c-di-GMP-I riboswitch aptamer, 91 nucleotides, folded computationally.
Of the family's consensus pairs, 95% are formed in the model.

[in-house]
RNA sequence: ACUACGAAACGGCAAACCGCGUGAAAGCGCGGGACGCAAAGCUAUAGGGGCUUCGUGAAGAUCAUCCCUCACAUGCCAGCCAGUUCCCGAA
Numbered sequence: 001a002c003u004a005c006g007a008a009a010c011g012g013c014a015a016a017c018c019g020c021g022u023g024a025a026a027g028c029g030c031g032g033g034a035c036g037c038a039a040a041g042c043u044a045u046a047g048g049g050g051c052u053u054c055g056u057g058a059a060g061a062u063c064a065u066c067c068c069u070c071a072c073a074u075g076c077c078a079g080c081c082a083g084u085u086c087c088c089g090a091a
Stems, first nucleotide, its partner, number of pairs: 005089002012037002017032006035079001041084003047081002049077003055072004060067001
């Protein structure tokens, strides 16, 4: 120095939940809050997986609409796996 690894230290992030905002929803932003995290940094059409369905299509119901069921991402999730980059240095 590199690869693996994860004791200590300096620091970092922030689940659930609550408030406000935003969105059709999933979710996201800000503040509070800490369950945890060595990548809980970054990457979401061109790896897998998951969530949602405004809208569209089809079925049901109806005079018709509202309604209801199914399918579909163009909407999301990186704190599911994955890819990629990185701080510290005991065993």